[in-house]
Model confidence (mean pLDDT): 81 of 100. A computed fold for an 84-nucleotide RNA, annotated as transfer RNA.
RNA sequence: GGGGUUGUAGCUCAGUGGUAGAGCGCGUGAUUUGCAUUUAAGCUUGCUUUCCCGAGGUCUAGGGUUCAAUCCCCUGCAACUCCA
Numbered sequence: 001g002g003g004g005u006u007g008u009a010g011c012u013c014a015g016u017g018g019u020a021g022a023g024c025g026c027g028u029g030a031u032u033u034g035c036a037u038u039u040a041a042g043c044u045u046g047c048u049u050u051c052c053c054g055a056g057g058u059c060u061a062g063g064g065u066u067c068a069a070u071c072c073c074c075u076g077c078a079a080c081u082c083c084a
Base pairs, nucleotide, nucleotide: 001083002082003081004080005079006078007077010024011023012022013021018067026054027053029051030050034047035046036045060076061075062074063073064072
């Protein structure tokens, strides 16, 4: 220098023209489980388990097509990869 793939929430990813989602993580709450603390016991408190709810996004950037773009087209940027 040329080709290919990828870019979506803090992380890993789905979504392929018609209201942006899941898991984990984060925050609130609770009636749940276990352990510890304390007690005569219960309560309390801490961690943990389970469940509910919530917050969190300029869908890499700019332009184009379209009634409508995360999605299609063009040009950049970044990462990975192949060739030289």
About this RNA
RNAcentral holds the sequence, with entries from ENA and Rfam.